This is a predicted structure of a 1456-nucleotide RNA (small-subunit ribosomal RNA) from an uncultured Bacillota bacterium. Its mean pLDDT, the model's own confidence on a scale to 100, is 84. The sequence is in RNAcentral, with records from ENA and SILVA.
[in-house]
């Protein structure tokens, strides 16, 4: 696209059509086959009339020869269901009947004489519940039988014609056989009579006996007509033949005989399935797929069997018997088959009315009128499908209202609504009314007052389904938050869901709209048309040949194939295409095409085939030759190994990474000699050689298979593949019987190991070898079948021939055969393959059709046995796979870099103490930070505050912003109560003014709102860490690449550096790098205070303390200086680099700021800022008081120490930066100090802190837990501060702990750097051992890049892309599914053999019975009951083969 259709949801008409797909399951009630009196005996009633009567009736005549049933014709075999069953001459198609029959009809021809005997109807009686029946007595015929005739027919014998030679046809002549029935009507010409009849005679409508016809129908028969080969052999009436028999007819269709044969891989026989066609659906077609409805054919009628009548049947609404089932019985017995219409039960998802009529079309009976007809016309039910209407049109913007959503502006349903003017399809009311009907007239309509047409009415009665994440037309908001749900596939949903559910909206259809199932597109996805096989699934391990299939030139012939025309068929319907009718359609009708096929003729001969002659170039024989691990069998040989023997000789040999086990003082191992014995053949050796493959390697000898070369004699298509069969087939294993040197599965040791049933060593058995027989398998690979021919090349190499040249067999060239690299065209997803194709063709054969499940069961075949070999299915995934990219990663590889290792200094880890953090505790010990890149971090400082946490009081437009009716300063001060937060009281007061008010504050009712350090850092912005100052990250063009993406940006050199230079299908550019900027080191120039003082001059106890000076340091501003500029050496003449110069400085001079494309969903929603969510008398304010300071413990970062490079105690030197006004704070002065007190200068090159400290100098201590070390703890002060209890710093005196250099490990550092010694600042009221700065003394080492870390560039490998923290393998626990074995067990159809054997047809017998003939009779003839039989269904038994289900236990498989 499509449905005989189903569910959900909805529903207005209309016409045309469809409607049990499942239980061929069972069926209750009516209907569906009668009809004819013009075949024939019989024959009623009701009612009517007339008569009669004893009023009870009964005659008559009418009805009437009429219902009825009967015997007798025709039909009942067609019409109607159905599709169970069939794989078959069933069906379809085209042929044959010389092998047939055919009632009624149609023509023709001749007939229709003459006789008999019955017998049901009734009628009496009789049995039975019924259903049926039995006797007995009458009767009719187109019932029934005798006889006659015989055109024709049949049989037989004759002759004879065709002509296919016979069981055949024509035509003749003789013999024999066979017929029939009458009815109705009319009418008197003939006969008869009874003068109107019928025996007559005509008419019609039957009867007979033949010919033909038409239409039906029997048989045979070529083709064709689904699946399974895990169905391979089947087959005794089976195949043929004689001769019968039997049919309408052939025929093993029966039957007797003979003969042994049929069929089958072109699929027999089993098994399972199924009615077949025209035709439908669907596809460009080709082909798939299906078999409703119409229509031809078959087959069935509850299952089975079988025959009767018939012109036809092996019979749907007959018979018989046998079975299951129902039903009715008086229990003796009987009855009945909806798969006709309708209808009921049942099964189902699911499928209709116990309707009207014979008006019409068709049957049946009948001379007719007419009966009969669930055929059939119609009507009713179901949107169940096809087609067609409508469900209103024009106008109509304040863009209402109102929904929805907003960035608050709008936007959008939306001209949509209202309203306004209109129309009448349907709908509804009323009139009016058919074709369909024929026919001489005249009647007759179920449908139906229906179609239809006219009139009124009045927008009024008529829209839903589905979808909006892509595919694939159509978007927003809430709600929900891996929940609830969607889902066709891909996949949504885990707090911003266009994808779940609803809302607006919007798409699409439309009286429907979805689903669901089904079949076919698309699937070129079984490939004819139209598909593959190095590596995605796919070449048999290899060969040899059967069958098939294909096949070389040349001529002739044939005409099968093939082509053309001709004829016949190929039903109608229907499709398509053109008319024509329904108002269009749908539907219905005409006419054509087409039906692609079969069959038959005729002609054509290129190609195929078939036949005949004959050719040589495939194929092959034959000669000459050379080559070779070709095979098989037999013998020889040397080198090693072990082993045994003897010798020399002594302590270890042997093995590993390092050992041990083991050998060995009983003499190993090393060595020399001598011997056994078994396996295997260095070197030659070569991408050399042979062989079909597997494979084959000392030498020889016999035997023997193939290839290749040369000439070119012989054969003449003998060819090529090749299903099935045959044979050969590596290691491994198997049987039997020898062998056994080494070597070595199992095994045992010893190591290594967390283990280590491996790798590693020491030993050691099969096996390994040989003879025979089995196994048939291997990544049996070129992962590439076999033959044939065509298509640039270039260079190895093996065999061989030839030419040119030469002393020459070098060298060159030329060919043919093999074997290898490269490489074009052209193929191919890429890789790559390329004359030895994976190129271009042509022939056969093999295999392949998603991954797993499985090369698995199961059956079969083979094998001793492992086990081979053919070879599934359930089930379950959305993928497996292949090549190539780019990354990332490697206990790959190259090359390089970094305090990254080394090489040294000084530490951590041990101790105390600090300080942070895990824990743990707690009412709370608030939050964050977490591998490096958290942890002296956020915090540049928690006692209150800070303060988020806790507990307790409190408050509710609030602590804090805008609005805002009214009011009134706020605010201060001072008392009171309480912790306090509040709350009471008192006192008491603005600014500007245009004078109207404004302005700020404060109170304040109601609301609007505030307010959150409440969540999300995985919603964010901003801001930071880190890979890292690593050297890298990228674009336009353009060029390869089907692409992904390459190239550039690799390479050859250099750098600190993608830094430069070359070279290069590149060519430039960008963001980094480096430079430009701070700082320091050098001078110079400007400038000279609060800095400085050389020089003059003044002054002190000292002093730049003063004049003055600009000369110095310095301050701090500007311009200089260094660029490989210069010289040598390397190097490519280059980039660079090394050495030297000069210079303060030298190769980025030192140090800082600068962080490139990104990477961690790195870090912060608690600096701030923000979306959404949430709290709103609290998750918000505000107070006291606590806690963040807790302490068994863990880990960081630190500080001080352990001492003599030192402590102590005294003396005495040099600094640089930076602060300072709620503030540094001097001198003086008290205190042992801490500090008090003081109050001088100072917003600073002026004044202050300020004292530098280590260093220096002298003492002293003298190795000890000390005169180290300074924790802890008492006790007495100091300070700050409302306040040092929880919880500050300082000071003195006492106290005097651990600790003697710190395990495994591990951090920083390459020079003014480490160590190591003090200063100052920020924060701060106080409170650093952190933290950022300063400056003073001031080392060691660096051989080097092999190792660990990290990182950069090339290259390689990957199954990895969340990127090795990857990925991923099996067991083992659990749960679920399907599946296979399994003692068995249960059911099923099918076939075999045995019993019994109904009904019947057939045979035989018939002593019983008998009307027709026949006989004068008596009796025959003929039948027929009965009886026996051949066959025969059900049914019963019995061994087996099959298929199904179902089973304790069991095997794997799958999914989670």
């Nucleotide at each position: 696209a499509a449905c005989g259709a189903a569910c959900g949801c909805u529903g207005g008409c209309g016409g045309c059509g469809u409607g049990c797909u499942u239980a061929a399951c069972a069926c209750a009630u009516g209907c569906a086959a009668g009809u004819c009196g013009a075949a024939c005996g019989c024959g009623a009633a009701a009612g009517a009339a007339g008569g009669u009567u004893u009023c009870g009736g009964c005659c008559u005549u009418c009805g009437a020869g009429u219902a009825g049933a009967g015997u007798g014709g025709c039909g009942c075999a067609c019409g109607g269901g159905u599709g169970a069953g069939u794989a078959a001459c069933g069906c379809g198609u085209g042929g044959a009947u010389a092998a047939c029959c055919u009632g009624u009809c149609c023509u023709u021809a001749c007939g229709u004489c003459u006789g008999g005997g019955a017998u049901a109807a009734u009628a009496c009686u009789u049995c039975g519940a019924a259903a049926g029946g039995g006797g007995u007595u009458c009767u009719a015929a187109u019932a029934c039988c005798g006889g006659a005739u015989g055109u024709u027919c049949u049989u037989g014998c004759u002759u004879u014609u065709c002509c296919a030679u016979a069981a055949g046809u024509u035509a003749u002549g003789c013999a024999a056989g066979c017929a029939a029935a009458g009815a109705u009507g009319g009418c008197c010409u003939c006969u008869g009579u009874u003068u109107a009849c019928a025996a007559g005679c005509u008419a019609u409508c039957g009867c007979g006996u033949a010919a033909g016809g038409a239409g039906g129908g029997g048989u045979c028969u070529g083709c064709g007509u689904a699946c399974c080969a895990u169905u391979a052999g089947c087959u005794a009436g089976u195949a043929g033949g004689u001769g019968g028999g039997g049919u309408a007819a052939u025929g093993g269709c029966c039957c007797a005989c003979c003969u042994a044969g049929g069929c089958a891989a072109c699929g027999a026989u089993g098994g399972g399935u199924a009615g077949c066609c025209g035709a439908u659906c669907u596809g460009a077609g080709a082909g798939g797929a299906u078999g409703a409805c119409c229509g031809g054919c078959c087959a069935c009628a509850c299952u089975g069997g079988a025959a009767c009548u018939g012109a036809g049947a092996a019979a749907c609404g007959g018979u018989c018997c046998a079975g299951a089932c129902u039903c009715c019985u008086a229990c003796g017995g009987g009855a009945g088959g909806c798969a006709g219409c309708a209808g009921u039960g049942g099964g189902g998802a699911a499928u209709a009315u116990u309707g009207g009529g014979c008006a019409a079309u068709g049957g049946g009976c009948g001379a007719a009128a007419g009966c009969c007809u669930g055929a059939c016309c119609c009507a009713g039910c179901a949107a169940c499908g096809c087609c067609g209407c409508g469900u209103g049109a024009g106008g109509g913007a304040a863009g209402a209202a109102g929904g929805u959503u907003u960035u608050c502006g709008g936007a959008u349903c939306g001209u949509a609504a209202a309203c306004c003017u209109c129309u009448g399809u349907c709908g509804c009311a009323g009139g009016g009314g058919a074709u369909g009907a024929a026919u001489a007239c005249a009647a007759u309509g179920a449908c139906a007052g229906u179609a239809c047409c006219c009139u009124g009415u009045g927008a009024g009665g008529a829209a839903g389904c589905c979808c909006c994440g892509g595919c694939u037309a159509a978007c927003u908001a809430c709600g929900u938050g891996c929940c609830a749900g969607c889902a066709g596939c891909c996949g949504c949903g885990g707090u911003a869901a266009u994808a779940c559910g609803u809302a607006g909206g919007g798409g699409g259809c439309a009286a429907g709209c979805g689903u669901u199932g089904u079949c076919c597109g698309g699937a070129a996805u079984g490939a004819c048309u139209g598909g593959g096989c190095g590596u995605a699934a796919a070449g048999g391990g290899c060969g040899u040949g059967u069958a098939g299939g294909u096949g070389g030139c040349u001529a002739c012939u044939u005409a099968a194939g093939u082509u053309a025309g001709g004829a016949g068929u190929g039903a109608a319907a229907g499709u398509c295409c053109u008319g024509g009718u329904u108002u269009c359609a749908a539907g219905c009708u005409g006419g054509g095409a087409a039906u692609u096929g079969c069959u038959u003729u005729u002609a054509a001969u290129a190609c195929u085939g078939g036949g005949u002659a004959g050719c040589u170039u495939g194929a092959g024989u034959g000669u000459g030759g050379g080559a070779g691990a070709g095979g098989a069998u037999a013998g020889c040989g040397g080198a090693a190994u072990u082993c045994c023997c003897g010798g020399u000789g002594u302590a270890g040999c042997g093995g590993u990474g390092a050992a041990a086990u083991g050998c060995g003082u009983a003499g190993a191992g090393a060595u020399c000699g001598g011997g056994a014995g078994g396996a295997a053949c260095a070197c030659c050796a070569g991408u050399g050689g042979c062989g079909a493959a597997g494979g084959c390697g000392g030498c020889u000898a016999u035997c023997u298979g193939g290839a290749c070369c040369a000439a070119g004699a012989c054969u003449g298509a003998c060819a090529c593949u090749g299903a099935g069969g045959c044979g050969c087939g590596a290691a491994a294993g198997c049987g039997u019987g020898g062998g056994g040197a080494g070597c070595a599965a199992a095994c045992a040791g010893g190591a290594u190991u967390a283990g280590a049933u491996a790798c590693c060593c020491u030993g050691g058995u099969a096996g390994u070898c040989c003879a025979c027989g089995c196994u048939g398998u291997a990544a049996a690979c070129g992962a590439u079948g076999g033959a044939u021919g065509c298509u640039a090349g270039g260079u190895g190499u093996g065999g061989g021939a030839g030419g040119u040249a030469u002393c020459g067999a070098c060298c060159c060239c030329u060919u043919c055969c093999g074997u290898g690299c490269c490489g074009g065209a052209g193929u191919c997803a890429a890789c790559a393959c390329a004359a030895u194709a994976a190129g271009c063709a042509u022939c056969c054969c093999g295999c392949c059709u998603g991954g797993g499940g499985a090369g698995u069961a199961c059956g079969g075949c083979c094998g001793c046995a492992a086990g081979g070999u053919u070879g599934a299915a359930a089930c379950u995934c959305a993928a497996a796979g292949g090549a190539a990219u780019u990354g990332a990663c490697g206990g790959g590889g190259g090359c390089c870099c970094g305090c990254a290792c080394a090489a040294g200094c000084a530490g951590c880890g041990g101790a105390g103490c600090a300080u942070g953090u895990g824990g743990u505790u707690u009412a709370a010990u608030u939050c964050g930070a977490a591998g490096c890149a958290a942890c002296g971090c956020g915090a540049a400082g928690a006692a209150c505050c800070u303060u988020a946490c806790c507990a307790g009081g409190u408050c509710u437009u609030g602590a804090c912003a805008u609005c805002g009716a009214u009011g009134u300063a706020a605010g201060c001060c001072a008392g009171a109560a309480g912790a306090g937060a509040u709350u009471c009281u008192g006192g008491g007061u603005g600014u500007c003014u245009u004078c109207g008010g404004a302005c700020a504050a404060c109170a304040g009712a109601a609301g609007a709102c505030a307010g959150g350090u409440g969540g999300u850092g995985c919603a964010u912005g901003g801001u930071u860490g880190u890979c890292g100052u690593c050297a890298g990250c990228u674009c336009g063009u353009g060029u390869c690449g089907u692409g992904a993406g390459a190239u550039g940006u690799u390479g050859g050199g250099u750098u600190a550096a993608g830094u430069c230079c070359c070279g290069c299908a590149a060519c430039g550019a960008g963001c980094g790098c480096a430079a430009c900027c701070c700082u320091u080191g050098c001078g110079a120039u400007u400038g000279g205070u609060u800095g400085c003082u050389a020089a003059c001059a003044g002054g002190u106890g000292a002093a730049g303390c003063u004049g003055a000076g600009a000369a110095c340091u310095c301050c701090a501003a500007u311009a200089g200086g260094a660029c490989u500029g210069c010289c040598g050496g390397g190097g490519a003449c280059a980039a660079c680099u090394c050495g030297g110069a000069g210079g303060a400085a030298g190769g980025u001079g030192g140090g800082g700021a600068c962080g490139a494309c990104g990477u961690c969903a790195a870090a912060u929603c608690a600096u701030c800022a923000u979306g959404c969510c949430c709290c709103u008398u609290a998750u918000g304010a505000c107070c006291u008081g606590g806690g963040c300071u807790a302490c068994a413990c863990a880990c960081g970062u630190g500080c001080u120490a352990c001492a003599a490079u030192g402590g102590c105690c005294a003396c005495u030197a040099c600094a640089a930066a930076g602060a300072g006004a709620u503030a540094c704070g001097a001198a003086g002065u008290c205190g042992c100090a801490a500090g008090g007190c003081g109050g001088a200068g100072u917003g600073g090159a002026u004044c202050u802190g300020c004292a530098a400290a280590a260093a220096g100098u002298g003492g002293u201590c003298u190795c000890a837990g000390u005169u180290c070390g300074g924790a802890u703890u008492g006790a007495g002060g100091g300070c700050u501060g409302c306040a040092a209890c929880c919880c500050g710093c300082c000071c003195u005196c006492a106290u005097g702990a651990a600790g003697u250099c710190g395990g495994a490990g591990u951090u920083g550092c390459u020079a003014g750097u480490a160590a190591u010694c003090g200063c100052g600042a920020a924060u701060c009221a106080g409170c650093a051992u952190g933290u950022c700065g300063c400056g003073g003394u001031g080392a060691a080492u660096a051989c080097g890049u092999u190792c660990c870390c990290g990182g950069g560039c090339c290259u390689u490998g990957u199954a990895c892309a969340c990127a090795c923290c990857g990925c991923c393998c099996g067991u083992c626990a659990c749960a679920c599914c399907a599946u296979g074995g399994g003692a068995g067990u249960u059911g099923g159809g099918a076939g075999c053999a045995c019993c019994c054997g109904a009904a019947g047809c057939g045979g035989g017998u018939g002593a019983g019975g008998u009307a027709a003939c026949c006989g004068c009779a008596a009796g025959g003839a003929g039948c027929c009951a009965g009886c026996c039989u051949u066959c025969g269904a059900a049914g019963g038994u019995g061994a087996g083969a099959c298929c199904a289900a179902u089973g304790a236990c069991u095997g794997g498989g799958g999914u989670g």